[in-house]
Molecule: Bacterial RNase P class A
Organism: Rhodospirillales bacterium
RNA sequence: CCAGACGGUUGGAUGACCGCGCACAGCAAACCGAAAGGUGCUGUGGGAGGAAAGUCCGGGCUCCACGGGGAUACGGUGCCGGGUAACGCCCGGCGGGGGUAACCCUAGGGAAAGUGCCACAGAAAACAAACCGCCUGCAUUUAUGUAGGUAAGGGUGAAAGGGUGCGGUAAGAGCGCACCGCUCCAAUGGUAACUGCGGAGGCAUGGUAAACCCCACCGGGAGCAAGACCGAGUAGGGACGAUGGCGGUUCGCCGCAGGUGCAUCCUCGCACUGUCGUUCGGGUAGGUCGCGUGAGGUGUCCAGCAAUGGGCAUCCCAGAUGAAUGGUCAUCUAUCGUCUUCGGACGUGGACAGAACCCGGCUUACAGACCGUCUGGCUUU
Numbered sequence: 001c002c003a004g005a006c007g008g009u010u011g012g013a014u015g016a017c018c019g020c021g022c023a024c025a026g027c028a029a030a031c032c033g034a035a036a037g038g039u040g041c042u043g044u045g046g047g048a049g050g051a052a053a054g055u056c057c058g059g060g061c062u063c064c065a066c067g068g069g070g071a072u073a074c075g076g077u078g079c080c081g082g083g084u085a086a087c088g089c090c091c092g093g094c095g096g097g098g099g100u101a102a103c104c105c106u107a108g109g110g111a112a113a114g115u116g117c118c119a120c121a122g123a124a125a126a127c128a129a130a131c132c133g134c135c136u137g138c139a140u141u142u143a144u145g146u147a148g149g150u151a152a153g154g155g156u157g158a159a160a161g162g163g164u165g166c167g168g169u170a171a172g173a174g175c176g177c178a179c180c181g182c183u184c185c186a187a188u189g190g191u192a193a194c195u196g197c198g199g200a201g202g203c204a205u206g207g208u209a210a211a212c213c214c215c216a217c218c219g220g221g222a223g224c225a226a227g228a229c230c231g232a233g234u235a236g237g238g239a240c241g242a243u244g245g246c247g248g249u250u251c252g253c254c255g256c257a258g259g260u261g262c263a264u265c266c267u268c269g270c271a272c273u274g275u276c277g278u279u280c281g282g283g284u285a286g287g288u289c290g291c292g293u294g295a296g297g298u299g300u301c302c303a304g305c306a307a308u309g310g311g312c313a314u315c316c317c318a319g320a321u322g323a324a325u326g327g328u329c330a331u332c333u334a335u336c337g338u339c340u341u342c343g344g345a346c347g348u349g350g351a352c353a354g355a356a357c358c359c360g361g362c363u364u365a366c367a368g369a370c371c372g373u374c375u376g377g378c379u380u381u
Base pairs, nucleotide, nucleotide: 001377002376003375004374005373006372007371008370009369010368012332013331014330015329016328017327018326020047022045023044024043025042026041027040030039031038032037049352053363054362056361057360058359059358060357061223062222063221064220074219075218076217077216078215079093080092081091082090083089094108095106096105097104098103109214110213114212115211116208117207118206131154132153133150134149135148136147137146138145139144162180163179164178165177166176167175181203182201183200184199185198189194227289228288229287230286237280238279239278240277241276242275243274245256246255247254248253258273259272260271261270262269296315297314298313299312300311301310302309303308333350336347337346338345339344
């Protein structure tokens, strides 16, 4: 210098003006509302994210359910050790696979408990199997037929019941032997997963469990629209009291009249209906809380390979709810485009996205800029 691996930071900057919602302080004492509560002005302070997203996993918190233990069903997890409030997350290892390497990927218990499946091709896909070929016998038209042997060779397939070589044989075959592989036992080391010195065995149990299943372990349900409090109405319900024209009555009520509404007056009509007062409890609208001191941020030290844990100091940092967090201007700047006398000039103007009870993870989206560690190659000294 080129190519690459891994990890981290950042996510336009500065200033002015105008606004929005929140907290606190002060002023004002006016308005809205039955009340709770809200509205005004001034000042000060702070006001989106690394993912606020998907709502996938784990917890806090709240309500509901629940005597203890076991079994079954359903769902989840699945090598070992550690971390954590907890996890399906993270860290460190082991086994397997990939890469020259840094490093990356891995749902990785059980297939000799049982069941199912293994397309196409192929003779045969699981109690193995004879299509071609090879060998032997017989027949004979001398090239074929037929009966048997053979898993070494060919062919099919993702996969064909160990591989290479020598011996052996009619041809072959773990049939025998050597090496490699495999299975079983197992020294040593390791907390463990695991490792596997050495020994035994001619070689079996083909694959598939993100198929059923078996084994071990874990698991109550719903979610801030949870839930708690205050609480109106010319909404409705109950109780008590007062009052109610005329007629009928079976004493419950019924009919007429009366009253209210249909803008107003008269007439006609339609609809509704006892009237007034006091009082009770529940809910709705509405309001308040839940709701920001927390598994908190920053710095530093210690323990640990690390995840993480601990000590000390310091800070208080959004809290809306028809839902604030914005806009304009100036200077600069990443990027991009055009031109270029290669110095630069002009124009453009910033990715993904946006809190809604909170926290820990995972996953997904993301223009550009910067930093660190490591690997391979080339060149120079």